This is a predicted structure of a 79-nucleotide RNA (c-di-GMP-I riboswitch aptamer) from Methylomonas sp. The coordinates come from a structure-prediction model, not an experiment, and the mean pLDDT is 77. Rfam family: c-di-GMP-I riboswitch aptamer. Rfam's curators write: GEMM was predicted in a large-scale screen for bacterial structured RNA regulatory elements. NCBI's taxonomy places the organism under Bacteria, Gammaproteobacteria, Methylococcales, Methylococcaceae, Methylomonas.
C1' cells in the first nucleotide's frame, strides 16, 4: 500500500420489553434496557412485509428497512 474483514476485544450501534410524547395506522422520538450486529453507516433505487383512504379492478399516499438484492463511505486484529 492493496486483498480479506476469520477467533476475541477497546470504541461504536442497540432487538423484545417498560415509561412518556406524537400519529387514524402502520409505527417514530427520547430515557431506560440488551437479543443480537463488521456495515445493525449513509441512500431510500428494485423487490417483499405491513398501514390509511377511495369508487374496490385496483390506486393513490406512507411505514419499516435489525426482511432480500443494489449504490457510496468506512473500522480493530490475524493472514
Nucleotide at each position: 500500500g492493496g486483498a480479506u474483514g476469520a477467533u476475541a476485544a477497546a470504541g461504536c450501534c442497540a432487538a423484545a420489553c417498560c415509561u412518556a410524547u406524537c400519529g387514524u395506522g402502520a409505527g417514530a422520538u427520547a430515557g431506560g434496557g440488551a437479543c443480537g450486529g463488521a456495515a445493525a453507516g449513509c441512500c431510500g433505487c428494485g423487490g417483499g412485509a405491513c398501514u390509511u383512504u377511495u369508487a374496490u379492478g385496483a390506486a393513490a399516499a406512507g411505514u419499516u428497512g435489525g426482511c432480500c438484492g443494489g449504490g457510496c463511505c468506512g473500522c480493530a486484529a490475524a493472514u